[in-house]
Context: one part of a larger RNA
RNA sequence: GUCCGCGAGUCAUCGCGUCCGGCAUGGCUAAGCCCGUAUGGCGGAGCCGAAGCGAAAGCGAGUCCGAAAUGGGCGCUCAAAGUCGGAUGCGGUGGACCGGAAGCCAGGCGAGCUAUCCUUGGGCAGGCUGAAGGGGCGGUAACACGCCCUGGAGGGCCGAACCGGUAGGUGCUGAAAAACCUUCGGAGGACCUGAGGAUUGGAGCGAAAGACUUAUCAAGCUUGGUGAUAGCCGGUUCUCCCCGAAAUAACUUUAGGGUUAGCCCCGGAAUGAAACCGCCGAAGGUAGAGCACUGUUUAGCCGAAGGCCUCUAGCGAGGUACCGACGCUUGGCAAACUCCGAAUGUCGGCGGCGUCCUGUCCGGGAGAUAGACGGCGAGAGAUAAGUUCCGUCGUCGAGAGGGAAACAGCCCAGACUUCCAGCCAAGGCCCCCAAACCGCGCUCAGUCACGAAGGAUGUGGGGUCUCGAUGACAGCCAGGAUGUUGGCUUAGAGGCAGCCAUCAUUUAAACAUUGCGUAACAGCUGACUGGUCGAGAGACCCCGCGCCGAAAAUGAUCGGGAGUAAGCGCGGUGCCGAAGCUGAAGGAUCGUCCGCAAGGGCGGUCGGUAGGGGAGCGUUGCAUGCGGCUCGAAGCGGGGGCGUAAGCCUCCGUGGACUGCAUGCAAGCGAUUAUGCGGAC
Numbered sequence: 001g002u003c004c005g006c007g008a009g010u011c012a013u014c015g016c017g018u019c020c021g022g023c024a025u026g027g028c029u030a031a032g033c034c035c036g037u038a039u040g041g042c043g044g045a046g047c048c049g050a051a052g053c054g055a056a057a058g059c060g061a062g063u064c065c066g067a068a069a070u071g072g073g074c075g076c077u078c079a080a081a082g083u084c085g086g087a088u089g090c091g092g093u094g095g096a097c098c099g100g101a102a103g104c105c106a107g108g109c110g111a112g113c114u115a116u117c118c119u120u121g122g123g124c125a126g127g128c129u130g131a132a133g134g135g136g137c138g139g140u141a142a143c144a145c146g147c148c149c150u151g152g153a154g155g156g157c158c159g160a161a162c163c164g165g166u167a168g169g170u171g172c173u174g175a176a177a178a179a180c181c182u183u184c185g186g187a188g189g190a191c192c193u194g195a196g197g198a199u200u201g202g203a204g205c206g207a208a209a210g211a212c213u214u215a216u217c218a219a220g221c222u223u224g225g226u227g228a229u230a231g232c233c234g235g236u237u238c239u240c241c242c243c244g245a246a247a248u249a250a251c252u253u254u255a256g257g258g259u260u261a262g263c264c265c266c267g268g269a270a271u272g273a274a275a276c277c278g279c280c281g282a283a284g285g286u287a288g289a290g291c292a293c294u295g296u297u298u299a300g301c302c303g304a305a306g307g308c309c310u311c312u313a314g315c316g317a318g319g320u321a322c323c324g325a326c327g328c329u330u331g332g333c334a335a336a337c338u339c340c341g342a343a344u345g346u347c348g349g350c351g352g353c354g355u356c357c358u359g360u361c362c363g364g365g366a367g368a369u370a371g372a373c374g375g376c377g378a379g380a381g382a383u384a385a386g387u388u389c390c391g392u393c394g395u396c397g398a399g400a401g402g403g404a405a406a407c408a409g410c411c412c413a414g415a416c417u418u419c420c421a422g423c424c425a426a427g428g429c430c431c432c433c434a435a436a437c438c439g440c441g442c443u444c445a446g447u448c449a450c451g452a453a454g455g456a457u458g459u460g461g462g463g464u465c466u467c468g469a470u471g472a473c474a475g476c477c478a479g480g481a482u483g484u485u486g487g488c489u490u491a492g493a494g495g496c497a498g499c500c501a502u503c504a505u506u507u508a509a510a511c512a513u514u515g516c517g518u519a520a521c522a523g524c525u526g527a528c529u530g531g532u533c534g535a536g537a538g539a540c541c542c543c544g545c546g547c548c549g550a551a552a553a554u555g556a557u558c559g560g561g562a563g564u565a566a567g568c569g570c571g572g573u574g575c576c577g578a579a580g581c582u583g584a585a586g587g588a589u590c591g592u593c594c595g596c597a598a599g600g601g602c603g604g605u606c607g608g609u610a611g612g613g614g615a616g617c618g619u620u621g622c623a624u625g626c627g628g629c630u631c632g633a634a635g636c637g638g639g640g641g642c643g644u645a646a647g648c649c650u651c652c653g654u655g656g657a658c659u660g661c662a663u664g665c666a667a668g669c670g671a672u673u674a675u676g677c678g679g680a681c
Base pairs, nucleotide, nucleotide: 001681002680003679004678005677006676011094012093013092014091015090016089017088018087019086020085021084022083023082026048027047028046032042033041034040052059053058062074063073064072065071097235098234099233100232104225105224106223107222108221109220115199116198117197118196119195120194121193122192123191124189126158127157128156129154133150134149135148136147137146138145162186163185164184167182168181169180170179201217203213204212238616239615240614241613242612243611248261249260250259251258252257263367264365265364266363267362268361269360272357276352277351278350279349280348281347282346288340289338290337294334295333296332297331299329300328301327306322307320308319309318310317311316371396372395373394374393375392376391377390379388380387401412402411403410416586417585418584419583421582422581423580427576428575429574430561431560432559436573437572438571439570440569441568442567448563454548455547458545459544460543461542462541463540464539465538466537467536475532476531477530478529479528481505482504483503486500487499488498511526515524516523587606588605589604590603591602592601593600594599617670619667620666621665622664623663624662625661626660627659628658635654636653637652638651639650640649641648642647
């Protein structure tokens, strides 16, 4: 891992509700007793109900507050039934659906491992060094001191046994739950070691690492309290039918948990109230707009006050190209501005529609209180985020189907079942791939098939203006001069460094010069003019489609192939296309009508997680009734049939002795999941 078996809302009691039953001349007994086994009898203490109000004394259809009330609270008067038992839903108390801690406490068991200590034993090859002391000689006044010899000290040196465990490697379901190989530290000492003994759980022991106390230590192990507790995690077993949520608010040592409300289900009651639409009435300060207020702000006018300057002994006077309030004109801005002010939405009234539908009230049962994305309106953020926080609607959640290549939250559309029938939606109609043609334009970029600012004689359409047969635009030919090298400046400045001026003359026209150029000149060119040519030329604005802008990491691509229409715009007519709608057949359910019922007609409905409600199937046992079976029970294997499902029936084989059906009752009552438990393989 697979298979088989086991495996989780139980029981007791109290309470609230629902259903069924008994009695209601209110209901019921409890302990206990009798009898002695049965639906037994007795037992009325007591409990609930029949009256309430008050904290109570107490009073009583009233009572309490109060000095009191014609006042207020709770009751009575009307309507009005309770109680006991059984079943069941839920709650309380208990382990309370099952499994799971780390832990806490108590009593014991442990120092055969290890830590420290006590007693008594054992062990340490070999080599090296050469302290004190001693002796001899030298030396001294005597010492000191020196040399040689001797001597053999040391937590001395090197290095085996022994003790350790430094570094690297191997090992990592190991040979081993700590080792092996190489290497390394100590190796006469605070050394190593045998045996016997001592100390322990908030305690021991510790050259101290929270180390060690039997592979366990920030509190050992074991048994018990014990089914500790677990707002956490996992699991929770047959079927079908009806309805069907929430991820919000308030509070919470609360935030992944709760309580109440909202939202869902079931029962009951009274009802036409709900939603939607119309009309009438009402409140409002958003969008927009505006600047009248509060602020802010553009330009200008005016100009108080101020600054500065002048005059003055002072008072004061004057000037000013600085600043500048208020005011006026002009143009803006605002969530916390408003002289204004919608659309929606909201509230009220009336009417319509609605009775197959919603709403309201009372009672019982929940779940949920992590939401997600999309559109619209705001805040936060960076006018970021698959961001965050509100409002509002939708979808997903709990929703299948068709479309978007694929794709919970987008578009279309809400799946009771069956059909080799039809019509549509979104979206499509060249092939993959069901279905297409027509008309008029646009695009040449494979744009289509991501993309901005910005850029460009791309191309189609529209518009305004200018020039043009008195000849435009472009090209070509020619001219483009004189005073003059204008003046200044400058080394120079001659159209062309710079500054100033920018005149006049001759002209068809020609600048005191548009650019290049020179040291400065020169030179080239432009403006401007004539000629040649002979018909359009130019500038700007708007719209459509395209171009550039355009760089990423494994191989590219619009889903692919391909396409010049099979791209884009406009128009038209068809078709395809879903579980939508229709048709045909069937089922279920709710309402209603007919019917005694069975059943039938009509109308609506039947996606569904948490969850509520309803109806059933099966297993084991019990009671009653009826059966089956050695002419073969149960069980097991296989075949066939029936039912909407759980399931049921039957035949054959096997098996070899039990077993079924109906009705009712009671449960150790249903398993693919708990890293479930046991077994087999």
Description: The part of an RNA shown here (large-subunit ribosomal RNA, domain II) has 681 nucleotides and comes from an uncultured bacterium. It matches the Rfam family "Bacterial large subunit ribosomal RNA". The family is grouped with related families in Rfam's "LSU clan". Rfam links the family to the GO terms structural constituent of ribosome and ribosome.